[in-house]
RNA sequence: AGAGGCGCAAAAUAUAUCAGUAUUGGGACAAAAGCGACAAGACGCUCCCUAGAAAGGAUAUUUUGCCGAAAUCAUACGUCAAUCUUGAUGCGGCGUACGGUUGGUUGCUACGGUGAACAACCCUGCAACUGUCACCUUAAUAUUGAGGUGGAGCACU
Numbered sequence: 001a002g003a004g005g006c007g008c009a010a011a012a013u014a015u016a017u018c019a020g021u022a023u024u025g026g027g028a029c030a031a032a033a034g035c036g037a038c039a040a041g042a043c044g045c046u047c048c049c050u051a052g053a054a055a056g057g058a059u060a061u062u063u064u065g066c067c068g069a070a071a072u073c074a075u076a077c078g079u080c081a082a083u084c085u086u087g088a089u090g091c092g093g094c095g096u097a098c099g100g101u102u103g104g105u106u107g108c109u110a111c112g113g114u115g116a117a118c119a120a121c122c123c124u125g126c127a128a129c130u131g132u133c134a135c136c137u138u139a140a141u142a143u144u145g146a147g148g149u150g151g152a153g154c155a156c157u
Base pairs, nucleotide, nucleotide: 001157002156005067007066008065009064010063011062012061013060014059015058023051025049026048027047028046035044036043038087039086040085041084042083070102071101072100073099075097076096077095078094079093080092103130104129105128106127107126108125112122113121114120132151133150134149135148136147137146138145139144
């Protein structure tokens, strides 16, 4: 420097969904229970009518950067969120550091997680396909082709 291939990641645009949801306005009821991750306190809760979103996630197209591309896990630290305050912290998001795992894609998949979702993704395990190297067998035009086994990207050419 280059290659793998539905290759990886990001951005923009459009579309559907989110959802007739959150919420605005009006009316009725209640002043209690229950609910808002846990405890206490406060606050609001329910129904009808009217108006009525957005973010994240998804699909398609285009562009850009690239081939540990990138993804993920544990630990530590910091921070955010969870109606408000206090306390404690279950689950979770983001960032940094260190270390681990994964060659890549697809399908299925336990518990659990993200999510509005039965979509999709992550985690776990299995299978198939494919690229690369090593070894073995085989054919040959002796560069290579086919088959089998195994390893990992700090690799291969």